[in-house]
Molecule: transfer RNA
Organism: Streptomyces sp. NBC_00464
């Protein structure tokens, strides 16, 4: 330089065009003398950035920017 695979909630990760989800973790509140456990309720997010397709992008298309790997 080229090829490729990943970037989504505070962690791991799902979702592959129609309202953004799930365990873990946080907050309240129920129980307890407290505490852990269980149960209820609740707040989480520019889906890496710009741009293009499309009625409609996290998802598909370029182009860039972080990590990882193969090849020169």
């Nucleotide at each position: 330089g080229g090829g490729u695979g990943c970037g989504u909630a505070g962690c791991u990760c799902a979702g592959g065009g129609g309202u953004a989800g799930a365990g873990c973790g946080c907050u309240g509140c129920u129980c307890u003398u407290a505490c852990a456990a269980a149960g209820c309720a609740g707040a989480u997010g520019u889906c890496g950035g710009c741009a293009g397709u499309u009625c409609g992008a996290a998802a598909c298309u370029g182009c860039c920017c972080g990590c990882g790997c193969c090849c020169a």